Context: one part of a larger RNA
């Protein structure tokens, strides 16, 4: 010192396990905030470092309801207490809730310094403490009040449950707005109106009731299928990419402004009137329509906001069938052998595998209180026609029109139609504007105001179900004090780390010892080769023992 074999150390795979995680579905939420949010400081417990709670009333306070014999969190143990006069515990309202955070008296290097003004308490008088208010922007009222008479700008009061902030790296609509890349370089093009950055909103949002669409005619708008990778467009490269229709989802349609009439307030004025502002009523459209005139028409039908009523459901519950023996073993749910339920043989637990043991499950039942839908009831508001055509109304710096962009599937192009900036600048229903240059002829609609509910996007969160989804190097970065520990000045980056046993029954005593190391006897337990370094324990590697070999 190598080889075999058995017995061990190390190690920490591997098998099984699962408290966590991933996706999806279904309902529901779809916002919190100056009545001070979200997040945090700091503090709270008889002992208390962490995490949970909670706030100087501090692991709590009151009420109402549920529901029970035990109960002071995770978390033992010790002391001390509560508890059938109902604790703890679960749910519904309520109280209190240091400071810091928009942070909002003023400052500030978050969690901290310093004020003022009213009360009030205290002092011989200060000093001092309490409590309460004192940011800015808006809007609403008042009060004053300049250059400048009158007025306005400006200033100061009071008042407002008005904004401000956050929150899901989602979801919309706008404003800004790239480049990497494609093009086999690259400039037009493309990526892509994307990313990114700002505004603004809502539970959805945007868009909507035709000055449409395009050729038969249809009849707001979104969304999905096809139409279709068609028609196009395109250094006609690269690539982009329509839309009618047609099937389907889901359907709903109104309001004013004007003309007329009329009240009010100023001004003008020839006292006839007329202007300007404002309130009522009146109207609201393309088969043109409404004003005006004539005639009809007060009932029909529908809208509705808080409040109240009834349902329903949301926030906690509750009733809830049916089993026993005999073996085996440490335990029975396994065996055997007889039987029961079953609108219940979903699943989890129990000492192995349990329809009848326990929770439940399948069916019923429940609500003092708060909230949600639905419908009702309801203050109110809306709500029709003929006829007639002289005359008035029907959205102006608008529309078109030039130049220059944008946008549209369409790169200027034959380039309409849509938006915009610059400059001109119309008509008035015998009227205007469209049918992809234009022009006729034909049609189709009525610009320049306004509002809208489904069907569509979307998920921080809630509750319920599923999984040919992971099973601790996987499954969230996290199954454990996880965004922790750590790292970084800081944005930021970021882990490792699960499993005794059915149950602590977690080894009383005794011995070695310098020892609270470690071990050996005893004792538990089915198992201690299951002893807290612990389930099972595989290889590397490092030993003993025996046997070969040089």
């Nucleotide at each position: 010192u190598g080889c075999u074999a058995a017995c061990g150390g190390u190690g920490a795979a591997u098998g099984c396990c699962u408290u966590g995680g991933c996706a999806u579905c279904a309902u529901c939420a779809g916002g919190c905030g100056a009545u001070g949010a979200a997040g945090g400081a700091c503090g709270u417990g008889a002992u208390a470092a962490g995490c949970u709670g909670c706030g100087a009333u501090a692991a709590g306070c009151c009420u109402c309801g549920g529901a029970c014999a035990g109960c002071g969190g995770c978390a033992a143990a010790u002391a001390c207490g509560c508890u059938u006069u109902g604790a703890c515990c679960c749910g519904g309202g309520g109280a209190u809730u240091u400071c810091c955070g928009a942070a909002u008296g003023g400052g500030g290097c978050a969690a901290c310094c310093c004020a003022g003004c009213a009360u009030a308490g205290g002092u011989a008088a200060c000093a001092c403490u309490a409590u309460g208010u004192u940011a800015c922007u808006c809007c609403u009222a008042g009060c004053u009040g300049a250059a400048c008479a009158c007025a306005u700008a400006g200033g100061c009061u009071a008042g407002g449950u008005a904004g401000a902030g956050c929150g899901a790296c989602a979801c919309g609509c706008g404003g800004u707005g790239a480049a990497g890349u494609g093009a086999a370089a690259c400039a037009u093009c493309u990526c892509a109106g994307u990313a990114a950055c700002c505004g603004c909103a809502g539970g959805a949002g945007a868009a909507g009731a035709a000055a449409g669409a395009g050729a038969a005619u249809c009849g707001a708008u979104u969304c999905c299928g096809u139409a279709a990778g068609u028609a196009g467009u395109g250094g006609c490269g690269a690539g982009c990419g329509a839309a009618a229709g047609c099937g389907g989802a889901c359907c709903a349609g109104c309001c004013c402004a004007a003309a007329c009439c009329u009240g009010g307030a100023g001004g003008a004025u020839u006292u006839a009137u007329c202007c300007u502002c404002u309130g009522g009523g009146g109207g609201u459209u393309g088969u043109a329509g409404g004003a005006c005139c004539a005639g009809g028409c007060u009932g029909u039908g529908g809208a509705g906001a808080a409040g109240u009523c009834a349902u329903u459901g949301a926030u906690a519950g509750u009733a809830g069938a049916a089993g026993g023996u005999u073996c085996u073993g440490g335990a029975a749910a396994g065996u055997u052998c007889c039987g029961c339920c079953a609108u219940a043989g979903a699943a989890g637990g129990u000492g192995a595998c349990a329809g009848c043991c326990c929770u439940g499950u399948a069916u019923g039942c429940g609500a003092a209180a708060u909230c949600a839908a639905u419908g009702a009831u309801c203050a109110u508001c809306c709500u029709a026609c003929u006829g007639g055509u002289a005359u008035c109304c029907u959205g102006a710096g608008u529309a078109g029109c030039a130049c220059c962009g944008g946008a549209c599937a369409c790169g200027u192009g034959a380039a309409a139609c849509c938006c915009g900036g610059u400059g001109u600048g119309a008509a008035u229903c015998c009227g205007c504007g469209c049918c992809g240059a234009c022009c006729a002829u034909g049609g189709c609609g009525u610009a320049a105001g306004g509002c809208u509910a489904a069907a569509u996007a979307c998920u921080c969160g809630a509750u319920g179900a599923u999984g040919a989804c992971c099973g601790a190097u996987a499954g969230u970065g996290a199954a454990c004090u996880a965004g922790u520990a750590c790292c970084g000045u800081g944005a930021g980056g970021g882990a490792a780390a699960g499993g005794u046993g059915a149950a602590a029954a977690g080894u009383a005593c005794c011995c070695c010892u310098g020892u609270u190391a470690g071990g050996g006897g005893a004792g538990u337990g089915a198992a201690a080769u299951a002893g807290a370094a612990a389930c099972u324990g595989a290889a590397a590697c490092c030993g003993u023992u025996a046997g070969c070999a040089g």